This is a predicted structure of a 528-nucleotide part of an RNA (small-subunit ribosomal RNA, 5' domain) from an uncultured prokaryote.
Context: one part of a larger RNA
RNA sequence: GAUUGAACGCUGGCGGCAUGCUUAACACAUGCAAGUCGAACGGUAACAGCAGAGCUUGCUCUGGCUGACGAGUGGCGGACGGGGGAGUAACGCGUAGGAAUCUACCCAGUAGUUGGGGACAACCUGUGGAAACGCAGGCUAAUACCGAAUACGUUCUUAGGAAUAAAGGUGGCCUCUCCUUGGAAGCUACCGCUGAUAGAUUGGCCCGCGUUGGAUUAGCUAGUUGGUAGGGUAAUGGCCUAUCAAGGCGACGAUCCAUAGCUGGUCUGAGAGGAUGAUCAGCCACACUGGAACUGAGACACGGUCCAGACUCCUACGGGAGGCAGCAGUGGGGAAUAUUGCACAAUGGGCGCAAGCCUGAUCCAUCAAUGCCGCGUGUGUGAAGAAGGCCUGAGGGUUGUAAAGCACUUUCAAUCGUGAAGCAGGGUUAGCCGUUAUUAACGACUAACCCUGACGUUACCUACAGAAGAAGCACCGGCAAACUCCGUGCCAGCAGCCGCGGUAAUACGGAGGGUGCGAGCGUUAAUC
Numbered sequence: 001g002a003u004u005g006a007a008c009g010c011u012g013g014c015g016g017c018a019u020g021c022u023u024a025a026c027a028c029a030u031g032c033a034a035g036u037c038g039a040a041c042g043g044u045a046a047c048a049g050c051a052g053a054g055c056u057u058g059c060u061c062u063g064g065c066u067g068a069c070g071a072g073u074g075g076c077g078g079a080c081g082g083g084g085g086a087g088u089a090a091c092g093c094g095u096a097g098g099a100a101u102c103u104a105c106c107c108a109g110u111a112g113u114u115g116g117g118g119a120c121a122a123c124c125u126g127u128g129g130a131a132a133c134g135c136a137g138g139c140u141a142a143u144a145c146c147g148a149a150u151a152c153g154u155u156c157u158u159a160g161g162a163a164u165a166a167a168g169g170u171g172g173c174c175u176c177u178c179c180u181u182g183g184a185a186g187c188u189a190c191c192g193c194u195g196a197u198a199g200a201u202u203g204g205c206c207c208g209c210g211u212u213g214g215a216u217u218a219g220c221u222a223g224u225u226g227g228u229a230g231g232g233u234a235a236u237g238g239c240c241u242a243u244c245a246a247g248g249c250g251a252c253g254a255u256c257c258a259u260a261g262c263u264g265g266u267c268u269g270a271g272a273g274g275a276u277g278a279u280c281a282g283c284c285a286c287a288c289u290g291g292a293a294c295u296g297a298g299a300c301a302c303g304g305u306c307c308a309g310a311c312u313c314c315u316a317c318g319g320g321a322g323g324c325a326g327c328a329g330u331g332g333g334g335a336a337u338a339u340u341g342c343a344c345a346a347u348g349g350g351c352g353c354a355a356g357c358c359u360g361a362u363c364c365a366u367c368a369a370u371g372c373c374g375c376g377u378g379u380g381u382g383a384a385g386a387a388g389g390c391c392u393g394a395g396g397g398u399u400g401u402a403a404a405g406c407a408c409u410u411u412c413a414a415u416c417g418u419g420a421a422g423c424a425g426g427g428u429u430a431g432c433c434g435u436u437a438u439u440a441a442c443g444a445c446u447a448a449c450c451c452u453g454a455c456g457u458u459a460c461c462u463a464c465a466g467a468a469g470a471a472g473c474a475c476c477g478g479c480a481a482a483c484u485c486c487g488u489g490c491c492a493g494c495a496g497c498c499g500c501g502g503u504a505a506u507a508c509g510g511a512g513g514g515u516g517c518g519a520g521c522g523u524u525a526a527u528c
Stems, first nucleotide, its partner, number of pairs: 001528004006524005013375006019368002021333001026331003030328003035076003040073002043069002047067003050063006083286001085284001092211004097206002101203001106199001108197001110195004114148001116146002123138006153164004168191006177184003212258003219249003224246008261283004265276004288309005311322004339365001341364001343362001347361001348359004378408004388399004412469001415463001417461001422455001425451007433443002472517005477498003483512005493500002
């Protein structure tokens, strides 16, 4: 000199863009952070509508009939998104390669989607418990579960053969068949389901090289190193087991100890390098501590399960409940770090045919000069060089065009009003095209109308009044820009280094003056 997730002191007008527990991976009150689908299903607890009944004429009852929907079965999602960095010196990360692999949803083409059965919740009845939560009996549906058929394929094979699937739902039509309100079958459109293939995307595995310090750590290793056979896995492999051999690593630093998430990057520097790994992005590991598996395409799972432990809470003492390193917020620790805010309008995610619902992701707002950037605190004129202050050689000098005065302007802030963009879409109706046996339904396109903005009293702009509301901080001995007076008297004090102070201190304290930066300025800490 540059820099910082900074803190402290004094001071403080506005805006934009960023950033904001670096310490205790300490403990947490409260609310919210993952649901959704009735177009899979039996249904109807609540709300609303409709219909009917009863009367007390504005109430009660009945009916899943309709919109919807509590609880339940079922599907998909809770493995993403969000958090902090404890552990880890490792194929963890970075980079360059590899073969023995999986991949829900998505896409392409391919072959199918036949015909049956038995349950379990919900519900009803009884019953246990303080509660959490159960137990027994009975009824019932499905895209839940299980046989049978078929097998293009796929897998196995002794090459003959064997094994192996599926699920329906919603809208529409009445041409044909049956009964004739209109339905059933059938046809049709869309969404699904099953087998196998290819793709895309994601993940698992192997490997070369690189990746902190210590030798006051020199030897380490028994599934250890390799073979054979088997098991296990989606898959290779001592991954595991049996057995055989006795190997494997190490001064090119094994083992042990300490420290540490790694990287793109960031800071500095002419560069080489040094330091660092906040925010943002990629990867990893973790979720009160330790262990384990279940489900699933995917987890050994932050807001799932089980066991053990510590802690907290409830209890009828028999037994139960919990996990903010999600967003806010509280206590504690600390020099130190914000609101128990708004909205799903946009972007994205989950579910759903869709409308839509959910989303503390996200978008915004609040607080903080924490940082960077921009703007303002007036402009011109004005010598009687006013008064006052300070100095003085007492003549004067200086503060100083500074002020006052005169003439102007109104950025920003204040007040009144105008007013974009962030909006893409969605719904209704109509037209036309596709599809179809069909004028229907569904899908594509077009037109008209209606609806959707948290921010938001938005940005921007106009009007309006008045210099009106807006300057400090550090320093002035040398380094290093800037000097005099008074007070003090090795005292009080200053100090980054050299050093000042013991009666004329440009070095202490105050004043006047000056220098530097300026909504900041200094100090401390830290890196180059």